Predicted 3D model of a 74-nucleotide RNA (transfer RNA) from Lytechinus variegatus. RNAcentral holds the sequence, with entries from Ensembl Metazoa. NCBI's taxonomy places the organism under Eukaryota, Deuterostomia, Echinodermata, Euechinoidea, Lytechinus. Rfam family: tRNA. About the family: Transfer RNA (tRNA) molecules are approximately 80 nucleotides in length. The family's RNA type in Rfam is transfer RNA. The coordinates come from a structure-prediction model, not an experiment, and the mean pLDDT is 81.
[in-house]
RNA sequence: GCCCGGUUAGCUCAGUUGGUAGAGAAUCAGACUUUUAAAUCUGAGAGUCGCGGGUUCGAGUCCCUCAUCGGGCG
Numbered sequence: 001g002c003c004c005g006g007u008u009a010g011c012u013c014a015g016u017u018g019g020u021a022g023a024g025a026a027u028c029a030g031a032c033u034u035u036u037a038a039a040u041c042u043g044a045g046a047g048u049c050g051c052g053g054g055u056u057c058g059a060g061u062c063c064c065u066c067a068u069c070g071g072g073c074g
Base pairs, nucleotide, nucleotide: 001073002072003071004070005069006068007067011024012023013022019057027044028043029042030041031040050066052064053063054062
């Protein structure tokens, strides 16, 4: 230099044919238990979807530039 893949909640990751974003774990609160804990159950909070543009009525998803991480080729 070229090619491929990744970037979504503090963390690990889903997200279908473009239709208004979720799980696990963690955190917090409550219940239960009890020793103030742990375990179990319920609930809540947390996101400009890497940055910036474009297409579209509508973009996490399609297109382009850039950044960054990993791999391959030279």